[in-house]
Context: one part of a larger RNA
Molecule: large-subunit ribosomal RNA, domain IV
Organism: Anaerolineaceae bacterium
RNA sequence: CUUUCGUUAAGGAACUCGGCAAAUUAACCCCGUAACUUCGGGAGAAGGGGUGCCCCUUACCGUGAGAGAUACACUUCUUCAGCGGCGAGGGGUCGCAGUGAACAGGCUCUGGCGACUGGUUAACAAAACCACAGGUCUCUGCUAAGUCGUAAGACGAUGUAUAGGGGCUGACGCCUGCCCGGUGCCGGAAGGUUAAAGGGACGUGUUAGCUUAGGCAAAGCACUGAACUGAAGCCCCGGUGAACGGCGGCCGUAACUAUAACGGUCCUAAGGUAGCGAAAUUCCUUGUCGGGUAAGUUCCGACCCGCACGAAUGGCGUAACGACUGGAGCACUGUCUCAACGAAAGACCCG
Numbered sequence: 001c002u003u004u005c006g007u008u009a010a011g012g013a014a015c016u017c018g019g020c021a022a023a024u025u026a027a028c029c030c031c032g033u034a035a036c037u038u039c040g041g042g043a044g045a046a047g048g049g050g051u052g053c054c055c056c057u058u059a060c061c062g063u064g065a066g067a068g069a070u071a072c073a074c075u076u077c078u079u080c081a082g083c084g085g086c087g088a089g090g091g092g093u094c095g096c097a098g099u100g101a102a103c104a105g106g107c108u109c110u111g112g113c114g115a116c117u118g119g120u121u122a123a124c125a126a127a128a129c130c131a132c133a134g135g136u137c138u139c140u141g142c143u144a145a146g147u148c149g150u151a152a153g154a155c156g157a158u159g160u161a162u163a164g165g166g167g168c169u170g171a172c173g174c175c176u177g178c179c180c181g182g183u184g185c186c187g188g189a190a191g192g193u194u195a196a197a198g199g200g201a202c203g204u205g206u207u208a209g210c211u212u213a214g215g216c217a218a219a220g221c222a223c224u225g226a227a228c229u230g231a232a233g234c235c236c237c238g239g240u241g242a243a244c245g246g247c248g249g250c251c252g253u254a255a256c257u258a259u260a261a262c263g264g265u266c267c268u269a270a271g272g273u274a275g276c277g278a279a280a281u282u283c284c285u286u287g288u289c290g291g292g293u294a295a296g297u298u299c300c301g302a303c304c305c306g307c308a309c310g311a312a313u314g315g316c317g318u319a320a321c322g323a324c325u326g327g328a329g330c331a332c333u334g335u336c337u338c339a340a341c342g343a344a345a346g347a348c349c350c351g
Base pairs, nucleotide, nucleotide: 001346002345003344004343005342006341007340008339010337011336014335019332027051028050029049030048031047036041038171052093053092054091055090056089057088058087060085061084062083063082066079067078068077069076094098106330107329108328109327110326111325112324113322114321118130119129134169135168136167137166138165139164140163146155147154148153172317173316174315175314177247178246179245182244183243184240185239186238187237188236191235192234193233197229198228203223204222205221206220209216210215248266249265250264251263252262275309276306287303288302289301290300291299
């Protein structure tokens, strides 16, 4: 010097991204215990006190020798010693210290997120991620929908819409606004378009025949293939947002100023409602004001000019809960001022 431990004057977070680490706290009994709350909790809240040993007194519980009474054979009743257990009161006594060693919560205040218990990256992430009970939409009438399989068949389910599958949301409380133009889905069938198929017109090749010798041309055979008939779909007409999604601009205006309840105009399918808001979202930004500090880019409370919140890709609250995350305080400490000493094992020397 390294690792793992022990102790430390004075100070006590000045350390540091951050009290990381360490220290404090700790058992049992008694007293006492706030906001808030879903009345269960919060709560071991917080905060105090006691604890050894000896003696005396005493309540209760268990066991119950012995004695007395009795229709004394059984039984029953009364009284009570000893022993054991569990407390209470009083007195005394020793030490620095009595849960004498060891094992054994630090606490409080205030935000964010997620309701909770639970699950997760086997071997760097345990979380605000996943799940969840609850909510809602949608499909499915049973040989169900859906899934696996070429099939047979199986699951669904020995279930039957209070059931089963899928999507989204995520306890609970208060709520969940406007837009159906686009896309999707559902419904409609009048019209337009539209496949195979049906249908066979016209035309072509060939040659019997006829010819004014140029040509015309039946039947057959072989090509070609028009009109017309022809479903779903698409176009079209409606519906539908807890379907995918979307939810404006400019100008003017009040008797100080400022601002604009108000008006005008353009565009749109409709122009963001309630609630929240510099937010896990705010660029400008360390916004401005207030609080806390001597001093606060963090934090808390407000304001609203929301670059670019917003209502089941849920909005806003919320007791309880969390090895989650931010801020503050008390206690406590070698984290630090600033290091010292000691122990063990290494390192180093000899073998």